[in-house]
RNA sequence: CCAGUCGGCCGGAUGGCCGCCUUCCGGUUCCGCCGGGGGGAGGAAAGUCCGGGCUCCACGGAAACACGGUGCCGGGUAACGCCCGGCGGGGGCGACCCCAGGGAAAGUGCCACAGAAAGCAAACCGCCGACCCGCCGCAAGGCCGGCCGGCAAGGGUGAAAGGGUGCGGUAAGAGCGCACCGCGCCUCCGGCGACGGAGGCGGCACGGUAAACCCCACCGGGAGCAAGACCGAAUAGGGACGGCAGGGUCGGUCCAUGACCGGCCGGGUGCGUUUCCGCAUCGCCGUCCGGGUUGGUCGCGCGAGGCGUCCGGCAACGGACGUCCCAGAUGAAUGGCCAUCCGCCGGAGUACCUCGACCAGUCGAAAGGACUCCGGCGACAGAACCCGGCUUACAGGCCGGCUGGCGAC
Numbered sequence: 001c002c003a004g005u006c007g008g009c010c011g012g013a014u015g016g017c018c019g020c021c022u023u024c025c026g027g028u029u030c031c032g033c034c035g036g037g038g039g040g041a042g043g044a045a046a047g048u049c050c051g052g053g054c055u056c057c058a059c060g061g062a063a064a065c066a067c068g069g070u071g072c073c074g075g076g077u078a079a080c081g082c083c084c085g086g087c088g089g090g091g092g093c094g095a096c097c098c099c100a101g102g103g104a105a106a107g108u109g110c111c112a113c114a115g116a117a118a119g120c121a122a123a124c125c126g127c128c129g130a131c132c133c134g135c136c137g138c139a140a141g142g143c144c145g146g147c148c149g150g151c152a153a154g155g156g157u158g159a160a161a162g163g164g165u166g167c168g169g170u171a172a173g174a175g176c177g178c179a180c181c182g183c184g185c186c187u188c189c190g191g192c193g194a195c196g197g198a199g200g201c202g203g204c205a206c207g208g209u210a211a212a213c214c215c216c217a218c219c220g221g222g223a224g225c226a227a228g229a230c231c232g233a234a235u236a237g238g239g240a241c242g243g244c245a246g247g248g249u250c251g252g253u254c255c256a257u258g259a260c261c262g263g264c265c266g267g268g269u270g271c272g273u274u275u276c277c278g279c280a281u282c283g284c285c286g287u288c289c290g291g292g293u294u295g296g297u298c299g300c301g302c303g304a305g306g307c308g309u310c311c312g313g314c315a316a317c318g319g320a321c322g323u324c325c326c327a328g329a330u331g332a333a334u335g336g337c338c339a340u341c342c343g344c345c346g347g348a349g350u351a352c353c354u355c356g357a358c359c360a361g362u363c364g365a366a367a368g369g370a371c372u373c374c375g376g377c378g379a380c381a382g383a384a385c386c387c388g389g390c391u392u393a394c395a396g397g398c399c400g401g402c403u404g405g406c407g408a409c
Base pairs, nucleotide, nucleotide: 001405002404003403004402005401006400007399008398009397010396012341013340014339015338016337017336018335020040021039022038023037024036025035026034027033028032042380046391047390049389050388051387052386053385054224055223056222057221067220068219069218070217071216072086073085074084075083076082087101088099089098090097091096102215103214107213108212109209110208111207124155125154126151127150128149129148131146132145134143135142136141163181164180165179166178167177168176182204183202184201185200186199187198188197189196190195228298229297230296231295238289239288240287241286242285243284244283247265248264249263250262251261252260253259254258267282268281269280270279271278305324306323307322308321309320310319311318312317342378343377344376345375346374347373348372349371350370352369353368354365355364356363357362358361
């Protein structure tokens, strides 16, 4: 210098003018208004996917069953499905990256297509042997076809074909025998552990699939700030008390002047101001109480809090000390304009570096860097109870560790 890999961080700056939300102080006659001071989005505020705090509801304790989730080991944490460090497997020359990574000798199911055969396996081509027929050959024997048997090495199918490589062995073959590798079991050693290493034994018996049912271990009450608490207008419902009206007649019941029940007539109120008439309704008026809607207040900003230093730890993280107070809207504030600077993109230019020629200090070129001018742009995105994670989106830029290659000294 080129290519790559991992981690961390920033994500416009300053000033002026005009506004918005909130808080404090002062003024003003409460509401409100005026003046001044302070604070005012994010790394993801997003998706709402996990884990918690908080609130209400349910619940005597424990266990079991059902349902849902998690799933190598050890740590971290309030907790987690998150994070860190390891183990095992896979990929890469490497730094490094990826893995839903318990159990398939408890049971059940499934394994498409192709293929002879896909689960207590099978023989299509093939290899080998005996016999029969035919042909060739003097013969030994060879070839074609048929039939009976042996084999699983080679070919072929498939994601997968009942260990792999090599030597021996055999009619041909085969863990049939042997060596190494793999696999299983046992013992020993190392490690907290996942697991690793060594030795011995066993010729191999045991295919895959559990983000299929299932088995095992562990975890889990439900709903969510529109949670929940408080204050409470008018109107219409509910209740209590007071005032006014509670008349006439008939019938019935009860121990009677009386009370109660029922029928009819009468009455009150409203439509609509009076009579008549019609319809609706059954007490009317007043005071108070309670529930509750619109609305308002709280919940609601000191917290598993931020920053700095030191200590422990490989790390995640923990501890000590110091320091800071840092948004709270509710049709929902955090904005707009201008100037300068910064960054990026595009265009034009200069010819300092650069590149190319040669007459070696001149000429030429304009890809890259640098500089000047002009124009455009400033990513993703917007708190709503809070916190820890995960995932997703993101113009452009900065810093650091490491790996591979090339060059120079």